[in-house]
RNA sequence: UAUGUAAAAGCCAAACCUAUCGCAAGAUAGGGACGGAAAGUUACGGGUCUUCAAAAGAUGGCCGGACUGCCAUGC
Numbered sequence: 001u002a003u004g005u006a007a008a009a010g011c012c013a014a015a016c017c018u019a020u021c022g023c024a025a026g027a028u029a030g031g032g033a034c035g036g037a038a039a040g041u042u043a044c045g046g047g048u049c050u051u052c053a054a055a056a057g058a059u060g061g062c063c064g065g066a067c068u069g070c071c072a073u074g075c
Stems, first nucleotide, its partner, number of pairs: 001074004011036002016031006034061001040067003044064003047059004
């Protein structure tokens, strides 16, 4: 620096259940694994969702961008 076929070390944890918080989308913690090679971080662009609507907010496990990192292999 490129790639993620296979393997291996470790990592994360959907749905669902319980508790708490929030008007809500959802969030956090515990249990639980559908999956993930950035399912690490970031609302910058687009999307979706909440809110009667607006203001505002949610989503990084919707996509793109930016920054950073593990393992393996090649150069």
A computed fold for a 75-nucleotide RNA from a Desulfobacterales bacterium, annotated as c-di-GMP-I-GGC riboswitch aptamer. The organism belongs to Desulfobacterales, within Bacteria. The sequence was found by an Rfam model in a public genome assembly.